[in-house]
RNA sequence: CCUGUAGCUCAGUUGGUCAGAGUGCCCGGCUGAAACCUGGGAGACGCGGGUUCAAGUCCCGUCAGGUCCA
Numbered sequence: 001c002c003u004g005u006a007g008c009u010c011a012g013u014u015g016g017u018c019a020g021a022g023u024g025c026c027c028g029g030c031u032g033a034a035a036c037c038u039g040g041g042a043g044a045c046g047c048g049g050g051u052u053c054a055a056g057u058c059c060c061g062u063c064a065g066g067u068c069c070a
Base pairs, nucleotide, nucleotide: 001066002065003064004063007023008022009021010020016053025041026040027039028038029037046062047061048060049059050058
């Protein structure tokens, strides 16, 4: 200095309308049975505080990982 959002890989446009995608997982359809395809579902903002009508986003602290300099 950068990163931390779903089991995994990521997006989230200068704070706002429901936090999304792919993959995986669960249930159903299709099939003789599976695969593929298809309908639906569960699942997340590292942690603690602050500002604000409103915070993933801003501020402070803290934890973890990574990179560079000495």